[in-house]
The prediction has a mean pLDDT of 77. This is a predicted structure of a 356-nucleotide RNA (Bacterial RNase P class A) from Chthonomonas sp. RNAcentral holds the sequence, with entries from ENA.
RNA sequence: GCAGAGGGCCGGGUGGCCGCUGCAGCCGCGCUGUGUGCGGGUGCUGCAGAGGAAAGUCCGGGCUCCAUAGGGCACGAUGCCGGAUAACAUCCGGGCGGGGCGACCCGACGGAAAGUGCCACAGAAAACACACAGCCGUGGCCGUAUGGCUGCGGUAACGGUGAAAAGGUGCGGUAAGAGCGCACCGGCGGUGUGGUAACACACCGGCCUGGCAAACCCCAUCGGGAGCAAGAUCAAAGGGAGGGGAUGAGGCGGCCCGCGGACCCUCCCGGUGGAUCGCUAGAGGAGUCGGGUAACCGACUUCCCAGAGAGAUGGCCACACAAAGACAGAACCCGGCUUACAGGCCCUCUGCUUCU
Numbered sequence: 001g002c003a004g005a006g007g008g009c010c011g012g013g014u015g016g017c018c019g020c021u022g023c024a025g026c027c028g029c030g031c032u033g034u035g036u037g038c039g040g041g042u043g044c045u046g047c048a049g050a051g052g053a054a055a056g057u058c059c060g061g062g063c064u065c066c067a068u069a070g071g072g073c074a075c076g077a078u079g080c081c082g083g084a085u086a087a088c089a090u091c092c093g094g095g096c097g098g099g100g101c102g103a104c105c106c107g108a109c110g111g112a113a114a115g116u117g118c119c120a121c122a123g124a125a126a127a128c129a130c131a132c133a134g135c136c137g138u139g140g141c142c143g144u145a146u147g148g149c150u151g152c153g154g155u156a157a158c159g160g161u162g163a164a165a166a167g168g169u170g171c172g173g174u175a176a177g178a179g180c181g182c183a184c185c186g187g188c189g190g191u192g193u194g195g196u197a198a199c200a201c202a203c204c205g206g207c208c209u210g211g212c213a214a215a216c217c218c219c220a221u222c223g224g225g226a227g228c229a230a231g232a233u234c235a236a237a238g239g240g241a242g243g244g245g246a247u248g249a250g251g252c253g254g255c256c257c258g259c260g261g262a263c264c265c266u267c268c269c270g271g272u273g274g275a276u277c278g279c280u281a282g283a284g285g286a287g288u289c290g291g292g293u294a295a296c297c298g299a300c301u302u303c304c305c306a307g308a309g310a311g312a313u314g315g316c317c318a319c320a321c322a323a324a325g326a327c328a329g330a331a332c333c334c335g336g337c338u339u340a341c342a343g344g345c346c347c348u349c350u351g352c353u354u355c356u
C1' cells in the first nucleotide's frame, strides 16, 4: 500500500426569526364561601422536551385485574456443558461439528441400541437384508476340445443404481470370498486418567449397529388467563325505593318575629363530548474503587433526564463541508432479539506485497 476480520462511538453543526408540549413564577380576568380558595383562558419570563433503533410486537420480566385445596392428564415452549440474570428463545466462558491460508465466522447441537412410521426416482435389495450381472464349487446334457445350456450350493471382493447399499484402506487367507485373521483409521462398549461438566486422552474388547425426531414419540426443564382501552377513586344528566311536606318543605348568615309558597332528605341504580390517579425516581444514568477470564455483581459519590389524551420536537433564512442531509417519531415501564439506516470517527487483529 492492497484485501479482509472483530469491536466501540457519533449520526447533523452554528447563528437569527416564527411556532408546539409540559412545569414553575409573575401580570391580568371570571366565580364565589373574600381565602395562603377554585376555575378555564390569555400574555410575559425562565427551565425542560424522542431513538439507536422510539419500529416489528417476536421472546422474557415488573405492574394490574380475574381465576386457583393437592395431584395428574392434555397442550405449548426450550434442548451440548458450566455460569450470569428478575427472567428469557438473551448474554458470557467452554466443548463438539462445519467453513476460511488466517484474523475469525456459522450451528434447534438431548435420544434412532424404547416403540411406531417414512426413505421419491433408479435399483436385485432402502433395513427380519437381498442376489440382477458377475465370481467359485459341484451334478446333468451337448460338444473331439477351449467351451455352451441347465439344476443345486457358496459368496458379496468386483459391476451397475442411488442422496444414502449393512464399517474404510491394505496385507494375509480362500474354490471364490467374507472382521475369517492381522495392521492402521472410524464407530460402539468397558476400564483408567484429566476436567465441576460437556468432553478429551490412553488401554482393552472384532462388538460393527443406514438416514430422518423442523415425523409421531421418549427423556429433562419451564409454563394459569387477560392486558394501562390493565385497573382505582370521584362524579353531571336521568331513573328507582323509603321518609317528610299546603296542619306550610327548603330559603332569607346564629335565635325570635316576619316574608314567601313547592319541593326537601336518605339510600340504591346509572355513568357524561366527564375529572383525577395509574404516569414515570427507575432491575435508572454517570464516575471512582473492589471482586470475577467474562457476562455480571458489590460499595461509595453524584445527577434527575418527555409524560400527552387526537396526542408536543416543526418551519423559513444565512454560513462552512460533496450534501436537500440516512433509517425513522415515545403513549405503562424495563431486559433482549430481529429488521431499517446516507455518512463519519476511533481501537485491536489477519493475509499478501513493497521499502528501510
Base pairs, nucleotide, nucleotide: 001352002351003350004349005348006347007346008345009344010343013319014318015317016316017315018314020049021048022047023046024045025044026043029039030038031037051327055338056337058336059335060334061333062332063227064226065225066224075223076222077221078220079219080094081093082092083091084090095109096107097106098105099104110218111217115216116215117212118211119210132159134155135154136153137152138151139150140149141148142147167185168184169183170182171181172180186208187207188205189204190203191202192201193200194199231277232276233275234274238269239268240267241266242265243264244263251259252258284303285302286301287300288299289298290297291296
The gene name in the source record is rnpB.